């Protein structure tokens, strides 16, 4: 200085003047109730604290919260998949191990099983799972000077992504783990380090047993449902009529599907026709936010202290000028992203114009 790789964090600012939404306080007004002070409800004005996000998007997990009477055993389904820890819990977080990328910072994971079964592996190629003889190499027979035919052969060529270990040797008619030595790599076994995944290193055997399970599949774990339109109070309105079924020999229900067991049970189901649908709570004190110390590689726990930051409901923060930054500018001026809570919290994912801070790592130069 320039390239890259993690992490965090802003995403206009001030001020004025008009306007919004809850919520507290008040001045008057009206109603109600009380002997009465009071309170209670409404309306008009003043004042005053707050008032859209990092994703508020997607709705892809997982809770809390609310209802189904317990949700009981099965099966089918669905998830998740290397160890250890964190958390309320997870398909998520940090850390570590293995295997892949990168020179590295750092990143990625499809991370239990392929000697329990089935299945695929285009096309070329003899042959793609316990497979194979195209070229070729060797022996022997026949004919004749390179052909033909049996036998042997998989080391050497060729195909392909991949060909059933690799280098060197002994052997062989030529060859082949036949045999040997080192190496990979399986089983098994002993030591050593780690909580563990798993390192590491010795020592024995056969010679070696291809990929894909994000293919069915087996195997460990996990797991009732439906959701704030859950769910409650208060109010208002109501009208019945056919058909089937059924009333203890049980129709129908106990809200993912099926059987099983249970429990409730006199009504159910379907068609056709009437009627109401307004007001409240649920509605924000929360696995909360902010700081400091302690532990802990860390995610992340413990303690002390401070703080209460929207609750709407046809749906609330806008309009105006002015100045101050910031980018572009032909110096007149123009412009500023992805976007708007609706019960709420932890994730994951997905858009973001500009710009900012801290670390790591490669390369250059210069002291």
């Nucleotide at each position: 200085u320039g390239g890259g790789c993690u992490g965090g964090c802003c995403g206009g600012g001030c001020g004025a003047c008009c306007g919004c939404g809850u919520c507290g306080c008040u001045c008057c007004c009206u109603g109600c109730u009380u002997c009465a002070c009071g309170g209670c409800a409404g309306g008009u004005g003043g004042c005053g604290c707050c008032g859209a996000g990092g994703a508020a998007g997607g709705u892809c997990c997982g809770g809390g919260c609310u209802c189904c009477a317990c949700a009981g055993g099965g099966c089918a389904g669905g998830g998740u998949g290397a160890u250890g820890g964190c958390c309320a819990a997870c398909g998520g977080c940090c850390a570590u191990c293995c295997g892949g990328g990168g020179c590295a910072a750092c990143c990625c994971g499809c991370g239990g099983g392929a000697a329990a079964g089935u299945g695929c592996c285009a096309c070329a190629g003899a042959g793609a799972a316990c497979a194979g003889a195209c070229c070729g190499c060797c022996a022997c027979u026949g004919c004749g000077u390179g052909c033909a035919g049996u036998g042997g052969u998989a080391a050497g060529g060729g195909u392909g992504a991949a060909a059933c270990g690799g280098u060197g040797g002994u052997g062989c008619a030529a060859g082949a783990g036949a045999c040997c030595a080192c190496c990979a790599g399986u089983g098994c076994g002993g030591c050593g380090g780690g909580c563990g995944a798993c390192c590491g290193u010795c020592g024995c055997a056969g010679c070696u047993c291809g990929g894909c399970a994000a293919a069915c599949c087996c195997c460990a774990c996990c797991c009732g449902g439906a959701g704030c339109a859950a769910g409650g109070u208060c109010a208002g309105a109501c009208a019945g009529u056919g058909u089937g079924c059924g009333u203890g020999c049980g129709a129908g229900g106990g809200c993912g599907g099926c059987c099983c067991g249970u429990c409730c049970g006199a009504g159910c189901a379907c068609a056709c026709g009437g009627g109401u649908a307004g007001a409240c709570c649920g509605c924000a004190c929360g696995a909360g936010g902010c700081g400091g110390c302690c532990g802990g590689c860390a995610a992340c726990g413990g303690u002390c202290g401070c703080c209460c930051g929207a609750g709407a409901u046809g749906g609330a923060u806008g309009g105006u000028c002015g100045c101050c930054a910031c980018g572009c500018u032909u110096c007149g001026g123009c412009g500023g992203a992805c976007a708007g809570a609706a019960c709420c919290c932890g994730g994951c994912c997905u858009a973001c114009a500009g710009g900012c801070c801290a670390g790591c790592c490669c390369a250059u130069u210069c002291g």